The RNA shown here (Bacterial RNase P class A) has 367 nucleotides and comes from a Candidatus Spongiisociaceae bacterium. A source record names the gene rnpB. Lineage of the source: Bacteria > Actinomycetota > Acidimicrobiia > Candidatus Spongiisociales > Candidatus Spongiisociaceae. Its mean pLDDT, the model's own confidence on a scale to 100, is 77.

C1' cells in the first nucleotide's frame, strides 16, 4: 500500500418557529419534565405474570441431542473436542448409536449386503476326441483383469493355486476388545490383540433428557339504560273481617335480584432477570459480585412531527486550474437507509444509504 478476517460502535448535529402525547404544579391555558429502535419488524426459541387443571406411575404424542461452564430459562452465549473448507487470519457443522432389529440405496450394472458373473481366467478332477500328450471349452471351478456406477466387499506387494481368493504373510488406514499414560469431560497418544472392515438415523428404530393446557382479547373490580324476574302495594275472588290462598297484573309507585351487548377503572408504564459508570474485585471468557449515581415513553381515533437556515457526508452537472491516459475544483442541482412501539423481559433470524474504530492474516515495496 493493496486484498482479506473479525470484534465493537454511529446511523445525521446545532439553532429559530409553529405542533402533538404521559406526569407534576399552579388554576383558563400556563410553566416544568419525559417521550421510539438497534432492529421497536418476523412472532421462531426461552421466561416473568394469569385464569384452567393436576395423588402417583405407565403409555402415546411433542422437542431436545460432542464436552464443559454460564443464565431465571432457552433450540442462546463462553470455552473447548472431533469433522470438513481455506496458504493463513479465519470460517461451517441437528456433531449420541448403522457391531439390537427392519427398510432404502435413483440411473447404470452380473451384483448395491451376502448375494451374484456380462466381456474375461482357469478347465488341475471327471468327461469327449486323437497321433499319448496334445485338443475341445462340456460339467465344473474362480472373481485377479476389463466394463457401470456417487458407491463394488479395505489397500499395497507376497506365498499359494489349473485359476483364484484374509486362505495364509509382511506393511499401512480404519474398527471392536484388554491395557498403561494425559484430561473434570467429549477425547487424544501409546502398547497388545481379534482376519472383524459400502452408505444412510432432518428413514423407521434404540438409548439419554425435557415437556399440563391457554394466553393481557389472560384475569380482575364497578357498573347506566332496556328487554326479564321477584316482594309490597293496589283490584276481584274464597259468605263477612284478619291471617292465608288464588286470579288479574291495566294504571301509577317503591325496593331487590338481573345473563349478554356496550361503557368505565385496574392489570399497564411497573424498585425492576432496571439503566448506567468504575478500565473496582474473581473468571481464558460467557458472565458473577461489589459500590456511586438515575428512576427512563406509554396511548386505545392510538403521540413522538413538520418547516426554515446553518454545518456534515453522498451522488450527478460543472466555471476553472494544474506536475494533464489523469487529478484537483469555487457553484448548482438533488439525496441521507430499514423501519417504526402496543403486557414485560433474554435470544435467534431477517432488513439496513453511508461511516466508524481496533485485532489478526496474507502478499508486494522501501529502510
Nucleotide at each position: 500500500c493493496g486484498a482479506g478476517u473479525u470484534c465493537a460502535c454511529c446511523g445525521g448535529g446545532c439553532g429559530g418557529c409553529c405542533g402533538c402525547g404521559g406526569c407534576u404544579g399552579a388554576u383558563u391555558g400556563c410553566a416544568g419534565u419525559c417521550g421510539a429502535g438497534g432492529a421497536a419488524a418476523g412472532u421462531c426459541c426461552g421466561g416473568a405474570c394469569u385464569c384452567c387443571g393436576c395423588a402417583g406411575g405407565g403409555c402415546a404424542g411433542a422437542g431436545a441431542g460432542c464436552u464443559g461452564g454460564g443464565u431465571a430459562a432457552c433450540a442462546c452465549c463462553c470455552a473447548g473436542g472431533c469433522g470438513g473448507g481455506g496458504c493463513g487470519a479465519c470460517c461451517c457443522g441437528a456433531u449420541g448409536g448403522a457391531a439390537a432389529g427392519u427398510g432404502c440405496c435413483a440411473c447404470a450394472g452380473a451384483a448395491a449386503c451376502c448375494a451374484g458373473a456380462c466381456c474375461g481366467c482357469c478347465g488341475a478332477u471327471g468327461g469327449c476326441c486323437c497321433c499319448c500328450g496334445g485338443g475341445c471349452a462340456c460339467a465344473g471351478g474362480c472373481a485377479a483383469g476389463g466394463g457401470u456406477g456417487a458407491a463394488a466387499c479395505g489397500g499395497u506387494g507376497g506365498u499359494g493355486u489349473a485359476a483364484g481368493a484374509g486362505a495364509c504373510c509382511a506393511c499401512c488406514a480404519g474398527c471392536g476388545u484388554c491395557c498403561c499414560g494425559g484430561g473434570u469431560g467429549a477425547c487424544c497418544g501409546g502398547g497388545a490383540u481379534g482376519g472383524c472392515u459400502g452408505g444412510u438415523a432432518a428413514a423407521c428404530c434404540c438409548c439419554u433428557c425435557u415437556c399440563g393446557g391457554a394466553g393481557c382479547a389472560a384475569g380482575g373490580c364497578c357498573a347506566a339504560a332496556c328487554a326479564g324476574g321477584g316482594a309490597c302495594g293496589c283490584c276481584g275472588g274464597c259468605g263477612g273481617c284478619c291471617c292465608g290462598c288464588c286470579g288479574a297484573u291495566c294504571a301509577a309507585g317503591u325496593c331487590c335480584c338481573g345473563g349478554g351487548u356496550g361503557g368505565g377503572c385496574c392489570g399497564c408504564a411497573c424498585c425492576g432477570a432496571g439503566g448506567u459508570c468504575g478500565c473496582g474485585c474473581g473468571g481464558u471468557a460467557a458472565c458473577g459480585c461489589c459500590g456511586g449515581c438515575c428512576c427512563c415513553a406509554g396511548a386505545u381515533g392510538g403521540a413522538u412531527g413538520g418547516u426554515c437556515g446553518c454545518c456534515a457526508c453522498c451522488u450527478g452537472c460543472a466555471a476553472g486550474g494544474c506536475g494533464c491516459a489523469g487529478c484537483c475544483g469555487a457553484g448548482c442541482a438533488g439525496g441521507u437507509a430499514c423501519a417504526g412501539a402496543a403486557u414485560c423481559c433474554g435470544g435467534c433470524u431477517u432488513a439496513c444509504a453511508g461511516g466508524u474504530g481496533g485485532u489478526c492474516u496474507c502478499g508486494u515495496c522501501g529502510c